This is a predicted structure of a 171-nucleotide RNA (glmS glucosamine-6-phosphate activated ribozyme aptamer) from Radiobacillus deserti. Rfam family: glmS glucosamine-6-phosphate activated ribozyme aptamer. Rfam links the family to the GO terms catalytic activity and regulation of gene expression. Rfam describes the family as follows. This entry contains a glucosamine-6-phosphate activated ribozyme that is found in the mRNA for GlmS. GlmS is an enzyme that uses fructose-6-phosphate and glutamine to generate glucosamine-6-phosphate. The prediction has a mean pLDDT of 78.
[in-house]
RNA sequence: AGUAACUAAAAAGCGCCUGAACUAUAUUCCGUUCGGUGGAAUACAGUUGACGAGGUGGAGGUUUAUCGAGAAAUUCGGCGGAUGCCUCCCGGUUGCACACAUCUCAACCGUUACGUUUUUAUUCGAAAACAAAGAGGCGACUCUUUCGACAGGAAUAAAAGCACUAGGUGU
Numbered sequence: 001a002g003u004a005a006c007u008a009a010a011a012a013g014c015g016c017c018u019g020a021a022c023u024a025u026a027u028u029c030c031g032u033u034c035g036g037u038g039g040a041a042u043a044c045a046g047u048u049g050a051c052g053a054g055g056u057g058g059a060g061g062u063u064u065a066u067c068g069a070g071a072a073a074u075u076c077g078g079c080g081g082a083u084g085c086c087u088c089c090c091g092g093u094u095g096c097a098c099a100c101a102u103c104u105c106a107a108c109c110g111u112u113a114c115g116u117u118u119u120u121a122u123u124c125g126a127a128a129a130c131a132a133a134g135a136g137g138c139g140a141c142u143c144u145u146u147c148g149a150c151a152g153g154a155a156u157a158a159a160a161g162c163a164c165u166a167g168g169u170g171u
Stems, first nucleotide, its partner, number of pairs: 014080004019076001020048004025043006051068003057089006090110006099171006115162010131146006
C1' cells in the first nucleotide's frame, strides 16, 4: 500500500465531497516608491457545503419526493439514501331498501385508515437567524449555553356548496 474478515456506533433538510468559494504554508510571476500593502497562478493541507415542521400497512418499481423560514450570498453544484409517487396485494370507511350480516363492484383512504371546497370566529403553532457569554483553532471556521420573535399549517364550531348516493343472497 492492497485485499479479506470481525466488532461497535450512527439517519432522513439525512450522510458524504472531486466542482466551486474561502483559509494557511511554500514556490513562481505581475505591480509598486528601496521596502511594504496588494493581485494572479501552481502544489499540498484544511474550512463551508439545508433552518425547522411534516411524513412509513406489505411487496415491486421509480427519481428533481411535502410545507414554509432565511440578509434567498454556496440552503450553489455533485453522489448516495429517504417515510413521496405508480402498480398489485392486504386492511378501513362510505355507497341500495327499515335494520343487521355477508359476497361482488365503485370511490376515498392507511391502522390517527376524519370524502372535499370556500367563508367567519376562537384556540394552538418551530428552529436557525439577531444578540450576549464561554471554549477550540495561526486562520477560514466549529461547538456549547442563555435570551429569543415570527411561518406554512393544525384543531373546534357555524354557514353555504361539490362529489358519491350500486348489484345479489340470507335473517